Small-subunit ribosomal RNA from a metagenome, 1390 nucleotides, folded computationally. Model confidence (mean pLDDT): 86 of 100. The RNAcentral record of the sequence draws on SILVA.
[in-house]
RNA sequence: AGAGUUUGAUCCUGGCUCAGAACGAACGCUGGCGGCGUGCUUAACACAUGCAAGUCGAGCGAGAAAGCACCUUCGGGUGUGAGUAAAGCGGCGCACGGGUGAGUAACACGUGGGUAAUCUACCCUUGGGUGGGGGAUAACGUCUCGAAAGGGGCGCUAAUACCGCAUAAGACCACAGGCUCCUUGGGGCUAGUGGCCAAAGAGGCGCAAGUCUCGCCUGAGAAUGAGCUCGCGGACCAUUAGCUAGUUGGUGGGGUAAUGGCCUACCAAGGCCGAGAUGGUUAGCUGGUUUGAGAGAAUGAUCAGCCACACUGGAACUGAGACACGGUCCAGACUCCUACGGGAGGCAGCAGUGGGGAAUUUUGCGCAAUGGGCGGAAGCCUGACGCAGCAACGCCGCGUGGGUGACGAAGGUUUUCGGAUCGUAAAGCCCUGUCGGGAGGGAAGAAUUACACCGUGUAACGGCGGUGGGUGACGGUACCUCCCGAGGAAGCACAGGCUAACUCCGUGCCAGCGGCCGCGGUAAUACGGAGUGUGCAAGCGUUGUUCGGAAUCACUGGGCGUAAAGCGCGCGUAGGCGGCGAGAUAAGUCAGGUGUGAAAUCCCUCGGCUCAACCGAGGAACUGCAUUUGAAACUGUCUUGCUUGAGUACGGGAGGGGAGAGCGGAAUUCCCAGUGUAGAGGUGAAAUUCGUAGAUAUUGGGAGGAACACCAGCGGCGAAGGCGGCUCUCUGGACCGAUACUGACGCUGAGGCGCGAAAGCGUGGGGAGCAAACAGGAUUAGAUACCCUGGUAGUCCACGCCGUAAACGAUGGGUACUAGAUGCCGCGGGUACCAACCCCUGCGGUGUCGUAGCUAACGCGUUAAGUACCCCGCCUGGGGAGUACGGCCGCAAGGCUAAAACUCAAAGGAAUUGACGGGGGCCCGCACAAGCGGUGGAGCAUGUGGUUUAAUUCGAUCCACGCGAAGAACCUUACCCAGGCUUGACAUCCCUGGAAUCCGCUAGAAAUAGUGGAGUGCCCUUCGGGGAGCCGGGUGACAGGUGCUGCAUGGCUGUCGUCAGCUCGUGUCGUGAGAUGUUGGGUUAAGUCCCGCAACGAGCGCAACCCUUGCCUUUAGUUGCCACCAAUUAAGUUGGGCACUCUAGAGGGACUGCCGGUGUUAAACCGGAGGAAGGUGGGGACGACGUCAAGUCAUCAUGGCCUUUAUGCCUGGGGCUACACACGUGCUACAAUGGUCGGUACAAUGCGUCGCGAACCUGCGAAGGGGAGCCAAUCGCAAAAAACCGGCCUCAGUUCGGACUGGAGUCUGCAACUCGACUCCAUGAAGUCGGAAUCGCUAGUAAUCGCGUAUCAGAACGACGCGGUGAAUACGUUCCCGGGCCUUGUACAC
Repeated sequence: AGAGUUUGAUCCUGGCUCAGAACGAACGCUGGCGGCGUGCUUAACACAUGCAAGUCGAGCGAGAAAGCACCUUCGGGUGUGAGUAAAGCGGCGCACGGGUGAGUAACACGUGGGUAAUCUACCCUUGGGUGGGGGAUAACGUCUCGAAAGGGGCGCUAAUACCGCAUAAGACCACAGGCUCCUUGGGGCUAGUGGCCAAAGAGGCGCAAGUCUCGCCUGAGAAUGAGCUCGCGGACCAUUAGCUAGUUGGUGGGGUAAUGGCCUACCAAGGCCGAGAUGGUUAGCUGGUUUGAGAGAAUGAUCAGCCACACUGGAACUGAGACACGGUCCAGACUCCUACGGGAGGCAGCAGUGGGGAAUUUUGCGCAAUGGGCGGAAGCCUGACGCAGCAACGCCGCGUGGGUGACGAAGGUUUUCGGAUCGUAAAGCCCUGUCGGGAGGGAAGAAUUACACCGUGUAACGGCGGUGGGUGACGGUACCUCCCGAGGAAGCACAGGCUAACUCCGUGCCAGCGGCCGCGGUAAUACGGAGUGUGCAAGCGUUGUUCGGAAUCACUGGGCGUAAAGCGCGCGUAGGCGGCGAGAUAAGUCAGGUGUGAAAUCCCUCGGCUCAACCGAGGAACUGCAUUUGAAACUGUCUUGCUUGAGUACGGGAGGGGAGAGCGGAAUUCCCAGUGUAGAGGUGAAAUUCGUAGAUAUUGGGAGGAACACCAGCGGCGAAGGCGGCUCUCUGGACCGAUACUGACGCUGAGGCGCGAAAGCGUGGGGAGCAAACAGGAUUAGAUACCCUGGUAGUCCACGCCGUAAACGAUGGGUACUAGAUGCCGCGGGUACCAACCCCUGCGGUGUCGUAGCUAACGCGUUAAGUACCCCGCCUGGGGAGUACGGCCGCAAGGCUAAAACUCAAAGGAAUUGACGGGGGCCCGCACAAGCGGUGGAGCAUGUGGUUUAAUUCGAUCCACGCGAAGAACCUUACCCAGGCUUGACAUCCCUGGAAUCCGCUAGAAAUAGUGGAGUGCCCUUCGGGGAGCCGGGUGACAGGUGCUGCAUGGCUGUCGUCAGCUCGUGUCGUGAGAUGUUGGGUUAAGUCCCGCAACGAGCGCAACCCUUGCCUUUAGUUGCCACCAAUUAAGUUGGGCACUCUAGAGGGACUGCCGGUGUUAAACCGGAGGAAGGUGGGGACGACGUCAAGUCAUCAUGGCCUUUAUGCCUGGGGCUACACACGUGCUACAAUGGUCGGUACAAUGCGUCGCGAACCUGCGAAGGGGAGCCAAUCGCAAAAAACCGGCCUCAGUUCGGACUGGAGUCUGCAACUCGACUCCAUGAAGUCGGAAUCGCUAGUAAUCGCGUAUCAGAACGACGCGGUGAAUACGUUCCCGGGCCUUGUACAC
C1' cells in the first nucleotide's frame, strides 16, 4: 500500500466481497510446563446454608454457668472460675469499605468558574473554660398476655444518659453609629445597648498539694469532604410543531446549613420554541479502550473518578453527614413459619443453588502484609484485602532434543518405468539435561506497635533514640545442588484466483464446497480420501462484534448536462456573504505568562523479577478550559467620508409581453332555393356510410362556432408556463444615449407567498370542426390496435378548483477574470455634400465554429460544463418504491412529505470492435430477370428415414442421403444364432522338443481333434555340440478389442469461398479498448492500379511463376507418317524418304506493346490496326486470418476409461438384400426432331501376361472351341454412337414404353436358395410430359450421342475420364438468395 467482481474488450460511476488489527468471548479439533492478568456481556430472575460491622469495663449499674478444690446435716454451702461470658444504659462507628447499572437525555457526567447564598464529626494549629445542683430510666425483680415474634402493668438503680442554675471572652440575634477595603446577606478597625447559649468525667503517679494522659465545653484558623449555582461540551426521530397554570415574574410569609415557586397567600400575564421547545425511542457519564497516517469512527469489561440504585413504590426518623444494601414505618408482589389469632424475610457483599443462556470459577486459607472501625493499649472485627483452587479465556516465556549419519534402507506416494519425492528424515553411532520424576538445601516479602534491656528526658509515668529476641495464610513455595534418562510432551487450518502452497485416486450438476468471483453433467490443482507442500504453533480454525481498507457522508477529503443528484418559475422573511478611504475599539484572530487539565493508561529514559509479559521511578504529553499581559494586518462593532456596485430623474426607438372591448375576411359544417343525375365517399384493396324521399358536383342566400393561411425567419417578447388577423383603452419589463442626484441602499434566500402547459373537477353558457370513451366496417391466427365510416365527454367563454409534465439547455442564482472567427436582432458613434447601402467601432440580445482549459468519454468552450468567490436546493448500489403507514392540501381524481421487511451482484454512463436491422449508399455472383433442359407425377435402380427383425453392424443437419462403399452370394463383416479356443489369429522375451515341409485316413457342418507315412537342409565346430530361421508344447510378463469418448487429441476433410479480404513493424492519435494505415476520389475480376491523405513500409491472400489446350520455329524419325521416286497391292505392304500429320523435348509468341478518343497530364476504359490468339485467350492445380467444440477414435495415429475362459480369436449358417410407408439422387420412358430394319462413315482418353485375346469353327444368342499375336505409337480389347442414305410404322397405350412374371440357358465362382450379371422364347404393367414447389447451365457451355478406366473371380442406370454433334438468352439490378466496402441505430455479444 491494495485486490476480486458488471463488459467480447475498454474507461468511468457504483455497490458487494477479501487481505489487517482487536475481544470479558463462544463453538470444533488438539493440548507439555511456568509467570502475569482476566472470568454472568443473558433473568436489576428467585434464592437453601455459612460468613461479609462492630468495638469500648480506662463512661455506668448489674452480673452468671460448666469445670476444679474444700466443707456438708446430703437439702446444700464456700472458694476459684470471674468482676469473666452473655445482656442492658451510654459513647463512637454503622453515610466508609464491597456490589450492580435498573432508572436517568438530566447541571447526571466532563471541563472551567461562582458561593458577598452555605455546612463539615473524627484529625491538626491556637485562645479561653471545665463551678454547683436536680429528677428520671433500661438492665434487674415481680405479676401478666401471646403458639411464636414480641409486648403490657407495678417496683428498685447508675452514668461521659437527661434537665434547671451560675459564669460569658467570644459566637449568634435585634436596634442604632463612625472609618475603611470591597461589592447580592463580605471582611477589618472602633465605640454602644439589649437578648441568648456552655461543660463530664475516666485512668496513671503521688500521703497530699499537685501533675501527666485521654476526654468534655466554647471561640478562631487550617485541612478534608459535601451542598447549591453558572458558561461550554457530548444520542437519535420533525412521519413529534407548538408547549406551559406554580406555569413566568413580583410582594409578604413559611422552610433549609444555604439561594430559589422549594412551599403558601395575593398581584401582574407572562415563560419556552425551527440555533428544535414539547413528545417519543435509546442510553449510566468520564479518565480511558479498540482501530486509524491523522482527522475521525466505534466503545465505556477488568483499574480509577463521579452519579444512581439496593425485592417494587412511598415516607420520614436518628445523625456532622442518609431519606440510609446487611436501619425504621406504610403499601404491594413473592417466599417461609403458624396453634389461623398472627408473625418472619430481602445475596445488584463473598462463596454457593436453581433458572435463563452459546457462555463465565471454590459453599477454600489467612488477617502474616496493605487499608479500615472501636479502644489509652493489649487487642477484637474486617469474604476490603493478601493468597491458594478451577478455566489455553488472554498476553508473555520455555520445551517436545543436539551432532553425525547414503545402500539415498524398508515402506508410502507418483511415474514418461529411466526415475522422482517423503529424505539426513529414520535406523545406527556420539552427546546434552531446559521442562518432568526422585533426593537434599532453602529465601525475600517483617516494618513497626507491643515485650525485654540500654541511653536520653520528666519530680515520676507517658515521650524520644538504640539493641535484642518474637511474629508468614501463601509454603517447605520461589530459587540452588545432586541423581535418572531421549526417555513423558504436536497439533490445527489451508493448497482455483484474491492468497503462501499440486499431484494421484474416488465421485459424475450426484454427494458436496463456497468470504466474493464461482466449482461439480467421466480426465475436478475448487467435492471426498491419500501423498506431498504452505502457514501458524500449545495452539489452530470457525462464528459473532468493532474499527480499518471505505475519499462508500468526503472538516482534512466527493459530487449533481448524459452515471444517483438543480426545486417548473418568480417575489421575498430569517439567516449566510458583502465595494473604496480614514479614525476608534479589541469580540473573533495571533503571541507570551499564570492556574488547571486527578492517578493509572499511551510515549521516552532508567531500574526490579534469569528474559519477556508484568511491575517501579523520573520525564514528556494530555492538542482542552479559564485568567492575565500584549499586537492590531484581516473579520466584527462604532464614528466619519467616497462613488466605481445598486438605484432615481430626462430623451429615444424595438417587440406574437399582459388585461379588456370592438371589428374583419378565407375555410369547414348545417339550413333554404336553383341547376343537374347516379353515383358519391373511402382504402394498399375494400366494406360499414351517404344517395332516385335526388346525394356528390355546382350557383345564390342565410345561420353558427372555432381558428387566424401568406408575411414567418436557429427572427422578436416574457421569470417560467407561454405569446401570432386588425383597431382602441389600461398596463409590466428590457435596451440605447447624455447629464444630474442618492450614497453600499447589494447578492442569495430555509420557511412563507404568488404564477404555473395539457388533461381533469364544480356551476352556468356555448358547441362549427376535431375527437378519448363507444358503435360499426376492414386487417389478422387473434386485433379490446394501427386503416375506414360514424360519434359523446372534452376542446371554446365566465367564475372557482387542481398544481402536475422529457415543466429540458435533462445545465439553480449572482459577481469577476480568461484567444478569436462568423451570421442575425435592437439602439448608438465615426467617415461622406444629403442618403439607402458598404466599411470601422460601442453597448445589449440571440445562433454557429473554435484556442487555452475542463471532462470517464461524448462534448463544453466570454450565453462555460474553464478559473475563482458567495448563497440556496439536491445525491449516496439495483429492485421493493416515489409505494405503504402517518400528517398536510384537494369536491374528487389525486398531489406534497416519505419508509421498512424481503431480495439481487449487480443496476448504470460514455466510448470500442463485431454481429444484426422488414436502416441508408455503392458494388458483385446463373442471385433474380431473359433463355434451354430437368426434378416433383410413372416404372425401375440406388441411398436415407421409419417400421420390422435374433440381426436387419456403424457413421453422416445446410456442408448426410448412386455419401464412407473405386463394387456385402462365402470372404469382406464390424451385426445375429450355434459350435469351439484361452499366452491366444498377430508381436517381444524365457524354458523345452522337433528342421522346415509334404501326402493320407477317421469323427465332425466346419473350426478342431485323433492317427499313419515321407523327410532332413543352412552357418560355425575342438565333432561333444552351438547359432539363425521355422513348427509343436509350457510358464508369466503380455497380446487383442471396428468397445466408449471427434466435447481430451494429431492428421486429413467439408463449409463460408477463389469471396477479397486478413494482419504486422515503426510512427502518429486516443487515459483506454482501439483507431490510423485498410477510410476518401477514380478504376479493376481483385486491398488490381493511380491520385490524395499522419502515415511510411511489410507479410499472408489476389495476380504471376506450374500443368494442360490453342499458333509458329527447331531437334529427333520407330512401332508413327507418305508429298516426290520405284515395286506391289486387300493394305504405307516393301524399297526409300522425314517434307507433311503426329509423337515429345527445347524455344518463340501477348506486354494495353502500337494508333485514336475519354479521363486528372494518372490508373484505367472505349474503339482500331496487326495477329493463331487481345486485354486474366480457354481449362486445371493452387483455398489467406479465421468460423461452424462442423465431420471422422470405423483409414491411420493417439491420451484417458472399459473388457481379459471375453466386448478377444476360430468356424458353419444367417443378416447388412426385410417392406404398410416417406424423402433424396439417378436410369428408362411417355414417342414421329420418333421407333424399327438394312446399308455407309468419322473419334479420343485409356487398358492388357494371374492378362488382352485376333483369324477360323459351333450356337438365334449369352457364349463355347481355338489359340496366332502382344510385356504393346508394332498385337488385342475395338463394333464408336448420334449422324448420313434407303425401306416400313402413321398417332394408337401403338412396331411407343419396357416393368413384372413363366420357361430355357450362358458365364464367374468351393458355392448363385435366401442374394449375381448376361442370353433366348413368351409375358407385356404404370406411363399420353407431370400440383404446390424446386434444380442445373452464359460457349465448344447447356442439351444430346456413344467410348474408356478404377474397384473387380463375377456383379454399374453410380463414380472418374474421353471424344462426336452442338444451341438459345442476358433489357437490366426494383425484387428473392448469398457476399464485399462505407455509413447509421442497438437494451444483441452462445